Transfer RNA from a Gemmatimonadaceae bacterium, 73 nucleotides, folded computationally. Rfam family: tRNA. About the family: Transfer RNA (tRNA) molecules are approximately 80 nucleotides in length. It is annotated as a transfer RNA. The sequence is in RNAcentral, with records from ENA.
[in-house]
RNA sequence: UGGGGCGUAGCUGAGCUGGCAAAGCGCCGGACUGUUAAUCCGGAGAUCGGUGGUUCGACCCCACCCGCCCCAG
Numbered sequence: 001u002g003g004g005g006c007g008u009a010g011c012u013g014a015g016c017u018g019g020c021a022a023a024g025c026g027c028c029g030g031a032c033u034g035u036u037a038a039u040c041c042g043g044a045g046a047u048c049g050g051u052g053g054u055u056c057g058a059c060c061c062c063a064c065c066c067g068c069c070c071c072a073g
Stems, first nucleotide, its partner, number of pairs: 001072007010025003019056001027043005049065005
């Protein structure tokens, strides 16, 4: 430098052919317990890496940029 893949909550990680973002762990509150832990119940938390574009509508399609990984030179 060229080609490809990936980037979604604090961490891990789904999201088929665009239709308005799961879940687990963790966190907060409660129940239980002599106290913790475990278990159970409830709850909060994601500008979907960034900026534009297409579209009635974008995590999803397109362009450029940033970061990480792989391949070629």